[in-house]
THF (Tetrahydrofolate) riboswitch aptamer from a bovine gut metagenome, 96 nucleotides, folded computationally. RNAcentral records the identical sequence in 2 taxa. Of the family's consensus pairs, 82% are formed in the model. Its Rfam family is "THF (Tetrahydrofolate) riboswitch aptamer". About the family: Tetrahydrofolate (THF) riboswitch was first reported for Ames et al. as an RNA motif in 5' untranslated (5'-UTR)regions of folate transport and biosynthesis genes in Firmicutes genomes.

RNA sequence: GCAGAGUAGACGUCAAAGCGUUAAGUGCCCAGUGAACAGGGAGUUGUCAUUGGGACGAAGAGAAUUCCUCGCGGUUUUGGUGUCGCAUCCCGCUGC
Numbered sequence: 001g002c003a004g005a006g007u008a009g010a011c012g013u014c015a016a017a018g019c020g021u022u023a024a025g026u027g028c029c030c031a032g033u034g035a036a037c038a039g040g041g042a043g044u045u046g047u048c049a050u051u052g053g054g055a056c057g058a059a060g061a062g063a064a065u066u067c068c069u070c071g072c073g074g075u076u077u078u079g080g081u082g083u084c085g086c087a088u089c090c091c092g093c094u095g096c
Base pairs, nucleotide, nucleotide: 001096002095003094004093009084010083011082012081013080014079015078016077017076018075019073020072021071028054029053030052031051032050033049034048035047039091040090041089042088060070061069062068
C1' cells in the first nucleotide's frame, strides 16, 4: 500500500403465547430528555427508548350468557430462520 474479518441492531418470514376489536396499539408531524453504535478512542443533521402535544384512523361474525369459536389489527412479546449491517474519522487485528 491492497484485500478481509467481527457487534449492537434493522427488516422479511414461520411458530407459539398475549393485547385490542367498548380502539389501546401501529404508522405520521413537532418539542423535550436519555441511551447505544465492531477490539480501543471520538462521534452526527443518522438509530433506538421515553415524556408531552398535534393530525389521521379500523372488521366484525357465530354461538349463547360473560365463557367459547372463527376472523380482523401496517398490534405486543418470545423463539427459529433468511437478508442487510459499526453515518463517518483515527488506531488496532488477519492475509498478501